Record summary:
Predicted 3D model of RNase P RNA and transfer RNA as a complex of 450 nucleotides.

Order: sequence, then structure tokens, then C1' cells
RNA sequence: GGAGCGGUCCAGGUGAUCGCCGGCUGCACUGCAGCGGGAGGAAAGUCCGAGCACCAUAGGACAGGAUGCCAGCUAACGGCUGGUGGGGGUGACCCCAAGGAAAGUGCCACAGAAAGCAAACCGCCCCGCUCCCUUGGGCGCGGGGUAAGGGUGAAAGGGUGAGGUAAGGGCUCACCGGGCCGGCGGUAACGACGGUCGCACGGUAAACCCCAUUCGGUGCAAGGCGGAAUAGGGAAGCGCUCGAGGGUGGUCCGCCCGAAGCUUCCGGGUUCGCCGCUUGAGGGGCACGGUGACGUGUCCUCUAGAUGAAUGAUCACCACCGGCGCCUUGGUGACGAGCGCUGGUACAGGACUCGGCUUAUGGGCUCUCCGACC
RNA sequence: GGGUCGUUAGCUCAGGUGGUAGAGCACCGGACUUUUAAUCCGAUGGCCGCAGGUUCAAGUCCUGCACGACCUACCA
Repeated sequence: GGAGCGGUCCAGGUGAUCGCCGGCUGCACUGCAGCGGGAGGAAAGUCCGAGCACCAUAGGACAGGAUGCCAGCUAACGGCUGGUGGGGGUGACCCCAAGGAAAGUGCCACAGAAAGCAAACCGCCCCGCUCCCUUGGGCGCGGGGUAAGGGUGAAAGGGUGAGGUAAGGGCUCACCGGGCCGGCGGUAACGACGGUCGCACGGUAAACCCCAUUCGGUGCAAGGCGGAAUAGGGAAGCGCUCGAGGGUGGUCCGCCCGAAGCUUCCGGGUUCGCCGCUUGAGGGGCACGGUGACGUGUCCUCUAGAUGAAUGAUCACCACCGGCGCCUUGGUGACGAGCGCUGGUACAGGACUCGGCUUAUGGGCUCUCCGACC
Repeated sequence: GGGUCGUUAGCUCAGGUGGUAGAGCACCGGACUUUUAAUCCGAUGGCCGCAGGUUCAAGUCCUGCACGACCUACCA
């Protein structure tokens, strides 16, 4: 100097003038004065989990959904931390949707002889026959054996080497790999070691499925209070205790409400105000425990609550990042510092509140690899 | 704030527990016709919104992102 990886940090500051929103205090009547406060790390996407609110059934079952190695953290989670196994990269590091194919069903197109119980296109070996040649042998046909070699394919049913065989094959042996057993280490997933085995019955579950764990629903536009206005106006169906209809995802059972009632459609009125609304699994410092996520104790602190939707504009200085230049200065040098001029400061804005994930983005910092110079 | 759906040829749409993409209209050429239209025949035209993953193979299955459309309150 170039190319990369990553836990984490910052996200401009100060002052002045004018403008806006809310709180407190004082005075006044709808305004004035004073004092304090006024966006984010993602507020975003709406992908998950909860707090809270309502529904009597939040009872049982089915269907349906979610998660899926082990241990821990957490209010909980599909999140996070650590580890095991596997994969990628030279490396820093990154990724895994990681239970089961021997419960069953399905799929593996095309090519190829053959893709679920096997298979023989070319080839190799043995036997027999016809013809040719003549120790031998060659072509063709028929029968038997074969799956090591070749071809096809993503994949042809363990791999490499040696021996053996008529030719081959775990047929035999050594090593690797795999199954089973044993004790050892580890909380465990699992690991290394030893023994043994017939040398082994393919892949696919982000295919249906099986197994284990788990799930009531709807959501602040929840819900509560008040006010205003008008047409309970019209129609249809089913019923009146022998039970219509309803009861917060679907179906069934159970349970409950229920009678001049219930349901559906057409039509009508309103679209207002207040609460919910910000002190919460909150934030920060220190100490201790833990590999860590985090936990325990103690001290400090209160940081928007808008409602057609406030937090803005101008000026100056500073900060940070970049570019150009000159002279000064440090240094052997690569180079660094200073000064002058100039440009820029990203992604983007709450609406009940929090814990996560994912995506967007300007800078800083650590680490890895490559190259050049001193 | 909350929820439901969509993106395939120039246009309108099929395809969808996967085997390498179709129809109609439009456009181009030919046939027929005095010419045009109609009709018939043929040809062109697609990174299936974008990126990653599963699989031998993805338009289709899974995850994330981009863009677009629609729905929503109370009384009686």
C1' cells in the first nucleotide's frame, strides 16, 4: 500500500436569534413571565416471544401449527452463550433446516443392459460345433461362469494394495472406513483405546409420514368513561321451554345463557372529548461469582407522550473524515507532525411498553493474508 | 398500528408436492383476394420480481429482501 474477517464503540458538540410541543410555578382569564424537558441503533420490516386488556367455558378430544445434537441463560422465545458432530476457506473466521430411511407409502426424469432386490451393452474365462490356417491359432454360432476393466449417469451397492482364481469377486490378508461389545474420559452430545464381525441390503423426510416437546383466541384501531344525533323505519326466515338462536380461529363432546325472542338483509345517525399514555422483566456506576450468555449485592438517576400528528431554520466556532499544496520541523530513510485552501458528515424519524431476529448505512478499533521499501 | 393477497413473452392470463415453459391478442413473413379485412400456415419474442439455501435438478419447496393492491370504528 492492497485485499479481507470480526466482538464491540460513536452516530456530531457549544453559543446566539427567531419559531413549535408538553410539564411545573406565579399572575391572569384563555394569555404573559420564569424554570426544566423534547427521537433511534436501527425508531424500519411486522419475522418471533411476552407484559397488559377483553371474551364465563382460558374444560376434553380431533384437525392444524411450531420446535428438533448436548448443557446452560432468560419472564418467555423459533433468541443468546458454551460445547459436540459435520461442511467451507491459505487464514483471521463463517455456515448447519443437526431426531428417525430396519413402522409404512412415494420419488430418483433423460441417458444407460440395469436405479429395489437386482441387472449384463462392450468386454474377460471355460466347453462344444462349422469354416480357414496348420505345433500354436483366427472368425462365427450355441451353452455355462463373471461383475475386477470400458461406456452411461448426480449416484451402479465400501476404498487402496498384495495374494489367489479358468477368468473374476472380501474369495483371503494388511491398512482405512462401518456395525456390535467392553471398560476409560466427559453432567451430556460424544471421544480415543481394545476386541470381534458377516465384509456389509443406495439416496431423498425445506417428500407424505413416525417419534419427542409445546400451542385458547383476538388485539391499544385492545378496553373503559362521557357527550351528541337520529328512523327501531322496512323486509324475510326460524321459533316461543317438546329449546330457535347464541356463547372470540375450524370440527365434535361437555357446560352455560335463552323467549313477543333470535338471525340475516336494505336503510338511518355519529365519525366528538377524556382515560388507557408512560416508573419499567427501566437506565447507569462499582464490587463479587461464572469460560460465557448472565446472576447477586449496593449506590445514583427519571430522559417525548403528539392526535392530520410537535422537536425546525439561520449564523459563528470547534470536532471527525477526505482531497490538494507549500514552506517549517523530526528522522539515515520509508514516512510522520504542523500550516494554508477546499469539500463533506451517512441510513433515516416514535404513537401501549419491552426482549430478540433480519435488513439499510457514515466513521473508529482489533485481527488475518499478499506485495514493496527501510 | 393490525391483517389478507399478488409479481410469468409487448399486453391479458394458465402452469405449480419439482424433470428444464404455454395459450389468446399484438408484431413479422407467406397463401388467398383487383386491394383491404376476415381466414389459414409458419416464425420471432422469457435471466418466471431480486438474492441465498435444499435437491442430481427449482418457475414450482424453504428463508430473507423489493414493489404493488385490498380490508379495518361506534350507535340504533
Rfam match: Bacterial RNase P class A. Rfam describes the family as follows. Ribonuclease P (RNase P) is a ubiquitous endoribonuclease, found in archaea, bacteria and eukarya as well as chloroplasts and mitochondria. Gene Ontology terms of the family: ribonuclease P activity, dimeric ribonuclease P complex and tRNA processing. It is annotated as a ribozyme.